[in-house]
About this RNA: The RNA shown here (Bacterial RNase P class A) has 361 nucleotides and comes from an Alphaproteobacteria bacterium. RNAcentral holds the sequence, with entries from ENA. It is recorded under the gene name rnpB. It matches the Rfam family "Bacterial RNase P class A". It is annotated as a ribozyme. Rfam describes the family as follows. Ribonuclease P (RNase P) is a ubiquitous endoribonuclease, found in archaea, bacteria and eukarya as well as chloroplasts and mitochondria.

RNA sequence: CCAGUUGGUCGGAGGACCGCGCCCCGCAAGGGGUGAGGAAAGUCCGGACUUCACGGAAGCAAGGUGCCGGUUAACGACCGGGCGGGGUAACUCGACGGAAAGUGCAACAGAGAGAAAACCGCCGAUGGCCCGAAAGGGCACAGGCAAGGGUGAAACGGUGCGGUAAGAGCGCACCACUCGUCCAGUAAUGGACAGGUACGGCAAACCCCACCUGAAGCAAGACCAAAUAGGGGUCGCGCAUGAUCUGUUUCCGGAUCGUGGCCCGGGUAGGUUGCAAGAGGCGUAUGGUAACAUCCGUCCCAGAUGAAUGGUCCUCACCCCGCAAGGGGUACAGAAUCCGGCUUACAGACCAACUGGCAUU
Numbered sequence: 001c002c003a004g005u006u007g008g009u010c011g012g013a014g015g016a017c018c019g020c021g022c023c024c025c026g027c028a029a030g031g032g033g034u035g036a037g038g039a040a041a042g043u044c045c046g047g048a049c050u051u052c053a054c055g056g057a058a059g060c061a062a063g064g065u066g067c068c069g070g071u072u073a074a075c076g077a078c079c080g081g082g083c084g085g086g087g088u089a090a091c092u093c094g095a096c097g098g099a100a101a102g103u104g105c106a107a108c109a110g111a112g113a114g115a116a117a118a119c120c121g122c123c124g125a126u127g128g129c130c131c132g133a134a135a136g137g138g139c140a141c142a143g144g145c146a147a148g149g150g151u152g153a154a155a156c157g158g159u160g161c162g163g164u165a166a167g168a169g170c171g172c173a174c175c176a177c178u179c180g181u182c183c184a185g186u187a188a189u190g191g192a193c194a195g196g197u198a199c200g201g202c203a204a205a206c207c208c209c210a211c212c213u214g215a216a217g218c219a220a221g222a223c224c225a226a227a228u229a230g231g232g233g234u235c236g237c238g239c240a241u242g243a244u245c246u247g248u249u250u251c252c253g254g255a256u257c258g259u260g261g262c263c264c265g266g267g268u269a270g271g272u273u274g275c276a277a278g279a280g281g282c283g284u285a286u287g288g289u290a291a292c293a294u295c296c297g298u299c300c301c302a303g304a305u306g307a308a309u310g311g312u313c314c315u316c317a318c319c320c321c322g323c324a325a326g327g328g329g330u331a332c333a334g335a336a337u338c339c340g341g342c343u344u345a346c347a348g349a350c351c352a353a354c355u356g357g358c359a360u361u
Stems, first nucleotide, its partner, number of pairs: 001357010012316007020035006037332001041343002044341005049217004062213005067081005082096001083094004097208002102206002104202002119149002121145003126142002128139004157175006176197001180193005221273004231264007242257006280299004285294003317330005
């Protein structure tokens, strides 16, 4: 210098004027302060908080998670490690428990898809048949063979030598494998030795094993509380020789009625709260490989509810077009109870560490 990997930062700056929300001061006029993000997004996980349900424990069902160890309030997140795939490397990706518990599946092709199979093929030692005096030869009937061909994503370890009638882990060497032992490691797992070739694949098929999960959500919930209508209580006035109901009927009784004042309680509109000091940010130190934890210091950082966070102009910065004058552009996006993650979007600029190549000293 070129190419790349990983992590991180910023993502226009300053000013003037006019506006908007919230807070503070002020009787008022007015003044002062403050005002979006790394994702505020998707609402995919996990929690705080709230209401409802609920004796405890265990179990059933349903759903989720799934190598090992750690971190965390918790997690499906993060860190470290193992194994496997990719890359020369830095590094990166992985639903990565169990297939010797059981059930099931494997299209098409193929003879055969699992404790298999004889389509082509090889053999025919042994038995059978034929020829031959015999030695022997022939046939391929019984039968043997998974070495070769062919099908397939996959055909019951691979290569070589021996062996055999032909073959075969049948035997041996190397490789692969793991039901054994020892060693290392907290563990996943790795190494060595020995054994022997044992029932291949799929669990994002049912299933088995281990662990987790009550439900709904700030439109949760709590409080204050009009007008109007209606309910209850109490007091006053009115009437009734009435009306209605009722004691089975009559007599004789009982209850209620209309209106005004006051009080009580429920819900609605509306308002307050929840709701902004927190698993908080930044910096140092200590422990830890790290995620993270602890101590100290320091800072206060939106709070709307038809829902503010905007507009115009000037100067500068960067990028693009243009010889120039000049013109254009500065991404994705927009809080709504809060917090931790994940995922997705993002013009461009910058920083650090590391890897490979080339050149020079």